Context: one part of a larger RNA
RNA sequence: CUGUGGUUAAGGAACUCGGCAAAUUGCCUCCGUAACUUCGGGAGAAGGAGGGCCCUCGUAAAGUGAAGGACCUCGCGUCCUGAGCUUGAGCGGGCCGCAGUGACCAGGGGAAAGCGACUGUUUACUAAAAACACAGCAGCGUGCGAAGCCGUAAGGCGCUGUAUACGCUGUGACGCCUGCCCGGUGCCGGAAGGUUAAUUGGAAGGGUUAGUCCUUCGGACGAAGCUCUGAAAUGAAGCCCCGGUAAACGGCGGCCGUAACUAUAACGGUCCUAAGGUAGCGAAAUUCCUUGUCGGGUAAGUUCCGACCUGCACGAAUGGCGUAACGACUUUCCCACUGUCUCAACCACAGACCCG
Numbered sequence: 001c002u003g004u005g006g007u008u009a010a011g012g013a014a015c016u017c018g019g020c021a022a023a024u025u026g027c028c029u030c031c032g033u034a035a036c037u038u039c040g041g042g043a044g045a046a047g048g049a050g051g052g053c054c055c056u057c058g059u060a061a062a063g064u065g066a067a068g069g070a071c072c073u074c075g076c077g078u079c080c081u082g083a084g085c086u087u088g089a090g091c092g093g094g095c096c097g098c099a100g101u102g103a104c105c106a107g108g109g110g111a112a113a114g115c116g117a118c119u120g121u122u123u124a125c126u127a128a129a130a131a132c133a134c135a136g137c138a139g140c141g142u143g144c145g146a147a148g149c150c151g152u153a154a155g156g157c158g159c160u161g162u163a164u165a166c167g168c169u170g171u172g173a174c175g176c177c178u179g180c181c182c183g184g185u186g187c188c189g190g191a192a193g194g195u196u197a198a199u200u201g202g203a204a205g206g207g208u209u210a211g212u213c214c215u216u217c218g219g220a221c222g223a224a225g226c227u228c229u230g231a232a233a234u235g236a237a238g239c240c241c242c243g244g245u246a247a248a249c250g251g252c253g254g255c256c257g258u259a260a261c262u263a264u265a266a267c268g269g270u271c272c273u274a275a276g277g278u279a280g281c282g283a284a285a286u287u288c289c290u291u292g293u294c295g296g297g298u299a300a301g302u303u304c305c306g307a308c309c310u311g312c313a314c315g316a317a318u319g320g321c322g323u324a325a326c327g328a329c330u331u332u333c334c335c336a337c338u339g340u341c342u343c344a345a346c347c348a349c350a351g352a353c354c355c356g
Stems, first nucleotide, its partner, number of pairs: 001351008010342002014340001019337001027051005036041001038173001052095004061087004068080004072075001096100001108335007115327002120132002136171007148157003174322004179252003184249002186245005193240003200233001204229005211221004253271005280314001281311001292308005
């Protein structure tokens, strides 16, 4: 010097990103316990008092109930007395120590805010959480040889179930609620019209050449057969089209003016849109400017709490706002407590190091 323990004057978080770590508390009995609340809780809330040993005394009391006795309907009966054994306070008196749950073991507490209702689950080996799940809620599909899923199939799961069921999706207890938009995309329904494949169809055309013709000896025409194209017409779903649907994917404006101080604008005008953000909340796990402004807390507060609203860029099951209880979650404050610190010291053990 390092590690693991122990003690510490005065102060007591001044340490630090942050009370990290350590300390405090701790058991039993009794007293006593707030806001809030879903009336269950909160609660071991908080905060106090007592605790050993001896005597009365193993006492009071309680449990069990031998033996004995009484009665009779006679029995594994009823009643009385109650030995022994077990459990076992409390009042009073006394004794000792600094200290009596004498060691070990053995909750620190409180006030607020955010998030998630809760118990659970998770990154085996850097993340335990506000993430996942959850009961509840809602939508969609599925009538049974169900939908969905595995498999080429047979077959199987679903299910030896049957819409109070099963599958999928979203939200996530509970309370109060969940506004407007169907133009785009998706899904559902519709079938009149437009478009539309193979197919059927075969108008028409090309190639080949028996043959015919002109014959300049090179051409022209060209049946049947074979063969290659192929128009009209026929032709479903789909798409176009017409409707519906947002707890489907999603979306939810701008400019100008106006009130008898000023300021602001209930009001008016205008442009655009499918419709222009309702309730509630709001510098928020969301606010850039920003340490916004005001209030509280501190001597002093970029954090925190309460407000305001100018929401860069909240907002209603991609849920909105609240919420008792719960949380090895995150944030702020207070009490207690302490070597975290002012500021370090000593002790024990184990190392490092030195000598042998």

This is a predicted structure of a 356-nucleotide part of an RNA (large-subunit ribosomal RNA, domain IV) from an Acidimicrobiales bacterium. The full RNA is in RNAcentral, with records from ENA. Its mean pLDDT, the model's own confidence on a scale to 100, is 88. Lineage of the source: Bacteria > Bacillati > Actinomycetota > Acidimicrobiia > Acidimicrobiales.